[in-house]
Molecule: TPP riboswitch aptamer (THI element)
Organism: Planctomycetota bacterium
């Protein structure tokens, strides 16, 4: 000095399912989850999310509930300051 990480600013992207309540419901309760309509949450390039997928294996009353697929394909970024540890580079001795 730089990378990574954390932080801030501005801008942008994204999802909202299952079960029960006779049915519907962005009603109520429950399940998972950061988030299941919140004045919130997550993500911005390796993991938001979408597609493959009416996929495969397992579990469940049931569901992308868990795992696989999956450093697969697609997908939305620029700027700024500081800091700790580690690492790297350069210089001097």
């Nucleotide at each position: 000095u730089c990378c990574c990480g954390c932080c801030g600013c501005u801008g942008g992207g994204g999802g909202c399912g299952g079960c029960a309540c006779g049915c519907c419901a962005u009603g109520u309760g429950c399940c998972u989850g950061a988030g299941a309509c919140g004045u919130a949450c997550c993500c911005c390039u390796g993991a938001a999310c979408c597609u493959g997928a009416u996929c495969c294996g397992g579990a469940u009353c049931g569901u992308g509930c868990c795992g696989g697929c999956g450093u697969a394909g697609g997908a939305a970024a620029g700027c700024g300051a500081g800091c700790c540890a580690u690492g790297a580079g350069c210089a001097a001795u």